RNA sequence: AGAGUUUGAUCCUGGCUCAGGAUGAACGCUAGCGGCAGGCUUAACACAUGCAAGUCGAGGGGCAGCGGGGUAGCAAUACUGCCGGCGACCGGCGCACGGGUGCGUAACGCGUAUGUAAUCUGCCCGUAACAGGGGGAUAGCCCGGAGAAAUUCGGAUUAAUACCCCAUAGAAUUGCGAAAAGGCAUCUUUUUGCAAUUAAAGCUCAGGCGGUUACGGAUGAACAUGCGUGCCAUUAGUUAGUUGGUGAGGUAACGGCUCACCAAGGCGAUGAUGGCUAGGGGUUCUUAAAGGAUGAUCCCCCACACUGGCACUGAGACACGGACCAGACUCCUACGGGAGGCAGCAGUGAGGAAUAUUGGUCAAUGGGCGCAAGCCUGAACCAGCCAUGCCGCGUGCAGGACGACGGUCUUAUGGAUUGUAAACUGCUUUUAUACGAGAAGAAAUUACGUUACGUGUAAUGUAUUGACGGUAUCGUAUGAAUAAGGAUCGGCUAACUCCGUGCCAGCAGCCGCGGUAAUACGGAGGAUCCGAGCGUUAUCCGGAUUUAUUAGGUUUAAAGGGUGCGUAGGCGGGCGAAUAAGUCAGAGGUGAAAUCCUACAGCUUAACUGUAGAACAGCCUUUGAUACUGUUUGUCUUGAGUACAGUUGAGGCAGGCGGAAUGAGUAGUGUAGCGGUGAAAUGCUUAGAUAUUACUCAGAACUCCGAUUGCGAAGGCAGCUUGCUAAGCUGAAACUGACGCUGAGGCACGAAAGCGUGGGGAGCGAACAGGAUUAGAUACCCUGGUAGUCCACGCCGUAAACGAUGAUUACUCGUUGUGUGCGAUAUACUGCACGCGACUGAGCGAAAGCAUUAAGUAAUCCACCUGGGGAGUACGGCGGCAACGCUGAAACUCAAAGGAAUUGACGGGGGCCCGCACAAGCGGAGGAACAUGUGGUUUAAUUCGAUGAUACGCGAGGAACCUUACCCGGGCUUAAAUGUAGAAUGACCGAUGCCGAAAGGUGUCUUCUCUUCGGAGCAAUUUACAAGGUGCUGCAUGGUUGUCGUCAGCUCGUGCCGUGAGGUGUCGGGUUAAGUCCCAUAACGAGCGCAACCCUCGUGACUAGUUACUAACGGUUCGGCCGAGGACUCUAGUCAGACUGCCUUCGUAAGGAGGAGGAAGGUGAGGACGACGUCAAGUCAUCAUGGCCCUUACGGCUAGGGCGACACACGUGCUACAAUGGGCAGGACAAUGAGACGCAAUACCGCGAGGUGGAGCAAAUCUAUAAACCUGCUCUCAGUUCGGAUUGUAGUCUGCAACUCGACUACAUGAAGCUGGAAUCACUAGUAAUCGUAGAUCAGCCAUGCUACGGUGAAUACGUUCCCGGGUCUUGUACUCACCGCCCGUCACACCAUGGGAGUUGAUUUCACCCGAAGCGGGGAAGCUAAACUGGCUACCCUCCACGGUGGAAUCAGCGACUGGGGUGAAGUCGUAACAAGGUAACC
Repeated sequence: AGAGUUUGAUCCUGGCUCAGGAUGAACGCUAGCGGCAGGCUUAACACAUGCAAGUCGAGGGGCAGCGGGGUAGCAAUACUGCCGGCGACCGGCGCACGGGUGCGUAACGCGUAUGUAAUCUGCCCGUAACAGGGGGAUAGCCCGGAGAAAUUCGGAUUAAUACCCCAUAGAAUUGCGAAAAGGCAUCUUUUUGCAAUUAAAGCUCAGGCGGUUACGGAUGAACAUGCGUGCCAUUAGUUAGUUGGUGAGGUAACGGCUCACCAAGGCGAUGAUGGCUAGGGGUUCUUAAAGGAUGAUCCCCCACACUGGCACUGAGACACGGACCAGACUCCUACGGGAGGCAGCAGUGAGGAAUAUUGGUCAAUGGGCGCAAGCCUGAACCAGCCAUGCCGCGUGCAGGACGACGGUCUUAUGGAUUGUAAACUGCUUUUAUACGAGAAGAAAUUACGUUACGUGUAAUGUAUUGACGGUAUCGUAUGAAUAAGGAUCGGCUAACUCCGUGCCAGCAGCCGCGGUAAUACGGAGGAUCCGAGCGUUAUCCGGAUUUAUUAGGUUUAAAGGGUGCGUAGGCGGGCGAAUAAGUCAGAGGUGAAAUCCUACAGCUUAACUGUAGAACAGCCUUUGAUACUGUUUGUCUUGAGUACAGUUGAGGCAGGCGGAAUGAGUAGUGUAGCGGUGAAAUGCUUAGAUAUUACUCAGAACUCCGAUUGCGAAGGCAGCUUGCUAAGCUGAAACUGACGCUGAGGCACGAAAGCGUGGGGAGCGAACAGGAUUAGAUACCCUGGUAGUCCACGCCGUAAACGAUGAUUACUCGUUGUGUGCGAUAUACUGCACGCGACUGAGCGAAAGCAUUAAGUAAUCCACCUGGGGAGUACGGCGGCAACGCUGAAACUCAAAGGAAUUGACGGGGGCCCGCACAAGCGGAGGAACAUGUGGUUUAAUUCGAUGAUACGCGAGGAACCUUACCCGGGCUUAAAUGUAGAAUGACCGAUGCCGAAAGGUGUCUUCUCUUCGGAGCAAUUUACAAGGUGCUGCAUGGUUGUCGUCAGCUCGUGCCGUGAGGUGUCGGGUUAAGUCCCAUAACGAGCGCAACCCUCGUGACUAGUUACUAACGGUUCGGCCGAGGACUCUAGUCAGACUGCCUUCGUAAGGAGGAGGAAGGUGAGGACGACGUCAAGUCAUCAUGGCCCUUACGGCUAGGGCGACACACGUGCUACAAUGGGCAGGACAAUGAGACGCAAUACCGCGAGGUGGAGCAAAUCUAUAAACCUGCUCUCAGUUCGGAUUGUAGUCUGCAACUCGACUACAUGAAGCUGGAAUCACUAGUAAUCGUAGAUCAGCCAUGCUACGGUGAAUACGUUCCCGGGUCUUGUACUCACCGCCCGUCACACCAUGGGAGUUGAUUUCACCCGAAGCGGGGAAGCUAAACUGGCUACCCUCCACGGUGGAAUCAGCGACUGGGGUGAAGUCGUAACAAGGUAACC
């Protein structure tokens, strides 16, 4: 210090989450030791038991109990305060400290700083003075009574440092005076006069300890004041002793503190009052700081002591371990009545996630009492429990393998890792165990002694005192001996593999993992991080500049008020003067200690502790400075304003007037339609519409001008004209002299719609009605039409009220247009001011963009924002006639929502272009029959795959067996083949028998070779090891293929632009089949594609001449047959040829058009060739292959069956429906390719398929009728001499075998079909159409298929509007899984929180009234009373008052039938509202 998460990617905004630190913690797993700390955060819930406040005999009377002494007594025992001492009692001091808790309290409670001239203060210190005399009681003790007890009553007697009276007293108090000084208003101090009032206590060890008064000090306490100290305005008004005064009372003291009277004030937007929450501070945690959070332990203050009230005593209390009363609760009881208060220390129960011992000691420190010894002290000091925290130590150290065993992983004869880790060797001994030694903390006091002055004090010596504790610590011995875990390992975040699981089980802080190869689940191995701890949870700060003072924003992300006027407030021009409030500087006081920081020191170190310093940025006082701000005052004119002169405009209000249009009325002309739409219909019209003419009427709006125009604060304002009125601007510079800016509340204005009352109503037109459209159409379209729109008056107060941009002021480059005015002028032009616009710099901005009309640079003031949804909703309040407006949440839920820009994709957006894409043509298919493939169905099986285009005569280029993977049945189990090694054997082969469907099983016969005799070879058998799988996953893969698409695209380097994604290049203008080329150009080049290079065809030349060819010559059986030829055709090799090269023309060029020549002309025709990529496209069944699965079977063999089924549907084909034809006869012309397990001629036989036989040919040599076509004859429009399915019979051929299930032949049979609905396919030239031929596979063939070959050989293209597909540029986008996208609302279901709700229950606060305990105060005639008698006490009465009661009000909360919307949910229903022109632009 940052990181993850919105997107396909980017930048920004913005939230959520994480890494850090901390804790009085808790929980899980684990645990060796010590030091120092800490330890009921919850029920201020209830408490058993013990202890926590006593002490003094040197105040007193005394003496119960204990010990001693004495007397009596034999003793038991009795008596005796005589001694030590002392229960209870009187009295003194203490109990108001110490200790606990945080209920209450938002307050002078706390903090800080002051004040008290408005106060008190026991014990302590200092100073001064004093202490004389007298009195009567009362506890106790004794006697008696009541009661269960607690307790209490009566009588008698008695003491005091208890109580009372008298005396003495001033520097005390009070009153009245005088003088001086001082201060702060009241006043204070000093001196002084008069009057009045009030004191005392003794004890003693004889040293002292006490007592009273006054003053002062110290300490403690009280009161008052300034400032500071939570949240809510959905709490806006509050207050009657309230605010003040006078007087009185009361208090230690001021004061409405209380009372009487008088006045009507006091507080409040700088937040009163009310509600909720809360002890405050020093501090603590965090943070860079500012801040934020916190208030355990320790210290200070406050409050409280079962709840409420109340006073007494006292120096001090309204009193934790005191009193009284009331209440709740608990306990005792003899039922009459009593007792109690752990928020002291332990401890118990309860609550809770959770927090300790019913311990020791007063040794130290401190407190109370006491002269003291001493006593008391759960304060305190110690110990115990707890890893609760911080700190420290240890669990060993060194050596030890190219590295053991085991584990894990693996590419597995091997390697990696665990890992120097272990074993083993050496060393050490903190710790542990055993034994031994053994502290500091102790100083005092006291006792005794000594010294100094004075039997006391001070110093000193000796003695005495330790809970902790035989603890810390030290020594010796033994021996690696006694001691390691937790979490994590997808990213953030350090750390990776295997197995299991299979959207299951589970994980998860966020993003997210898991659907068969999970580094994310569970286990294992390994690793990482911490370590006696480690993780989790909770909470706080941080990161978060995510509330922004430091330090944010508001055009579009959340956010500028609809606009103005203006109050408070904030801010404010120039030059002087005064002042010194702010400000600055110096000094003083305070800022408790502890804490934090620094330094040093003490525990072996550290934590911890001590000492010192610094600091605590605050407050108060005082002295000074005067620039700035403030205040007061003087002055100025430039800000602002007034007056003057011009000028501008749809500025506003009121009145008058006008024409066109529309509609209506009347009358006329006129006749059949009008109107409306995409098309129609509803509607109007022969009762005369529409159209047209004339006249009349009505209401509303103002054509042209008209504009990026003008005016206004905004809303808004438009015919002409009159009146009234407001404003701006310009000019000039007369006047005022800062009069200014902004503006919370407030007031005013404020489109449209809407509301009220009364008018008005032509057109338009919500609602409504009808007609259409549609699946529906409560819409869009059409015909009507009410409110409304208009006027007057009054409400409403909102809009995407927008420039989505608050107002004002100043400053900051330019270009250009325009409105108004002015100056100077010749009317050009130019200058100035104020407006309205466009463009472009710097600068700003996330970008888009803004840019003197800022979103730039600054200043002032106001308003507003803080993730999305819930929600501008609910509740409350205010306003409104209502509609509704303003103000305005929460629960819950999500990890996003959003802005700008980018790449794509898409659009029922646009531009340009291309393609048999359409159009123009030709021929098909869709109808029939058949063939073939598919779906479906069927089946024991109908094996499997391919499924829009891109599956369906596809894998299959050939299923009778085989193939074959499927089914049924019968066999086999290391196997069918092969290899290696071992063992034993001599066979194997061959011939042959039986069973069997075969496989297989079981027999019989026959039986090795070579040899150096060691063995070797061969063969089968057997053993071991290596199998096999057309089983699954094409979504784990390789390879290969289809498609977009032979479309023209796809990219890179460097540079440049941009924060970036990315862009540029590749765009633009032309051109091309083409990202082909040219021009232009922040691009310049390059690559993969295009083209070319390759093959075939087309022309020619050269070379060569057999099997091909034959012009000339010769021969001939008349066949290039032979001789011969090398001319021609042809064959097959090498070249040539075509390049827009030439001409004309258009063009800058690229290139285009036309022409010539040429066999061929603009790519000459065809083929091969397929960029980056897309479709998780196809294929695990061609093959290969990871993983998984089967192993007497999912492997292997075998016979038969099936893949050929058949109601049906679809695709691809074949044959046809006929005369451009069928039949018969005759005749002509190819090319490719194939052939020995073959092609087969001539010949003969058969109607034929074919058979017999076999010349020739391993092929330019041999083998095959080419057909359409031509000629002739026939048929004459018909289910035919068309068509040939189907069926019957007889055959041929292949083959072990044609039943399921082959092809062909002959004869016979002669089905459907007469040109095919919607819709649809191919093809642009040697193409379509049509005709035949060959080949692969193959025994044969279901081939009408496929792949090739040649023959004959067309028609048409105006053109690009439309359909489909594609390219490119641009535009919009809420899409990016990319429109087969996204997405909205109702309904149904489940769950969750919430609003309303008849009511009901509780809590809190409050008002009125009633009752009124204890108690203070007042009265007290009756009663009591020893001293004191103007006395004291009391019953009783009164005021106040707690609890309680009755009735009401407000607030908060719980429950509530029913009900409202909201959120979430895998999937459901209905539509399709939004995003593209989203198919009616969207939105307010």
This is a predicted structure of a 1484-nucleotide RNA (small-subunit ribosomal RNA) from an uncultured bacterium.